[in-house]
Context: one part of a larger RNA
RNA sequence: GGCAUACGGUGGAUGCCUUGGCAGAGACAGGCGAUGAAGGACGUGGAUACCUGCGAAAAGCCUCGGGGAGCUGGUAAGCAAGCUUUGAUCCGGGGAUAUCCGAAUGGGGCAACCCAGCCAGAGUGAUCUGGUUAUUGCACACUGAAUACAUAGGUGUGUAAAGCGAACGCGGUGAACUGAAACAUCUCAGUAGCUGCAGGAAAAGAAAUCAACCGAGAUUCCCGUAGUAGCGGCGAGCGAACCGGGAGCAGCCUUCAUGAUGUAGCGUAAGACUUAGGAGAACGACCUGGGAAGGUUGGCCGUAGUGGGUGAUAGCCCCGUAUCCGAAAAGACUUUCGUGGAACUAGGCAUGAGCAAAGUAGGGCGGGACACGUGGAAUCCUGUCUGAAGAUGGGGGGACCAUCCUCCAAGGCUAAAUACUCGUCUCUGACCGAUAGUGAACCAGUACCGUGAGGGAAAGGCGAAAAGAACCGCGGAGAGCGGAGUGAAAUAGAUCCUGAAACCGUAUGCCU
Repeated sequence: GGCAUACGGUGGAUGCCUUGGCAGAGACAGGCGAUGAAGGACGUGGAUACCUGCGAAAAGCCUCGGGGAGCUGGUAAGCAAGCUUUGAUCCGGGGAUAUCCGAAUGGGGCAACCCAGCCAGAGUGAUCUGGUUAUUGCACACUGAAUACAUAGGUGUGUAAAGCGAACGCGGUGAACUGAAACAUCUCAGUAGCUGCAGGAAAAGAAAUCAACCGAGAUUCCCGUAGUAGCGGCGAGCGAACCGGGAGCAGCCUUCAUGAUGUAGCGUAAGACUUAGGAGAACGACCUGGGAAGGUUGGCCGUAGUGGGUGAUAGCCCCGUAUCCGAAAAGACUUUCGUGGAACUAGGCAUGAGCAAAGUAGGGCGGGACACGUGGAAUCCUGUCUGAAGAUGGGGGGACCAUCCUCCAAGGCUAAAUACUCGUCUCUGACCGAUAGUGAACCAGUACCGUGAGGGAAAGGCGAAAAGAACCGCGGAGAGCGGAGUGAAAUAGAUCCUGAAACCGUAUGCCU
């Protein structure tokens, strides 16, 4: 030095576990905001670093319910001082308070700061306390120029808006990488991005529609038709409709007059629901073991043998589960009765009269949308120039014309079937199990990086229970170790379950 065996160190794989995730189902909710939001800053505890809660009334106040023995949130034990059957802590409904910033709105500003005016009150006063003062739209009132009436302008009052929010929706604007094996028409794609506006859905919607000589009868969504007919440097690619089957179905209004009914709203009562809860069946012994829920044995309940916990695997130990019951208050819903009288959002019904859409339809030029790239290109929209008819009329039926058929534009409203999930509750998984699953199981959008936009981690596990090692010894009043003790186990000792490999040793044997 090598090989082998044994025992260790280091290391943190593997196994097991799960507080966290992921994907869905059902039900709900689908908004919050000048009555100041979302999100923050700073405070707030007996002592308080952070988290949580709360706001100078500050881990809280009042009230109404629930509940019933302990409590003063968590890391986090201990100390101190208290509260509580005259019902605390805790849970739910309603209310009060709610600093400063933030749409931020008295003015300013480098967010959480600086500086004011007016009114009222208090004070001798300095000053303090409370309220109020942004902008814009609309309505009304007052005032009021050049300029006579007026108008512009000014002032005041009332009312509304603003800002935030995950996706879904309808508009406006609108790429490029890419594909075409290059690239320009084309494609990606009317996608991404930016932007306006809205709702719980939105949009669309009651035929100037299709069809084909038979007929159908608003819209939306799904399946087929069909990768068909077509479009296309006829390349890459793009890509319908008729019709059939389903989901779901609903039709209406306009101006005036008359009439009837009794809608919305408001109130009353009842019912069920949501926001706390309550009751809730049935087990012993022996054996093994640290521990029984395991084994043996004898019982019991079940409208409850979903699930979780308990020192190993529990229907009958605990929490629950099936089932039944429950609300002072608030909310939303259904129904009854009353009021109300057709209304802010309305457009209710009947009758009569009246109306029934013009710079429009169409055309020329230039574009865009239609599956359709200008093509034979109908149809729809319109920047520009033009420009009808008036139901004896007009549009469409894929150039165009005739016949025929069908419908009635240039005004408006409309539930459901459809899309989505920031969020609440319950449940499910041939989903993950700490290099996985969210970036984040842990004080994570943290630490850290970057001027900034932005980027962005690592990090779980003692034990059933801290019983977390009193005391003694060595040692630096150490670190660490040896005894002792706890424990089933300490090679479970806090760098703590298991503890692989690489890597490093010690001992022994053999070889050199």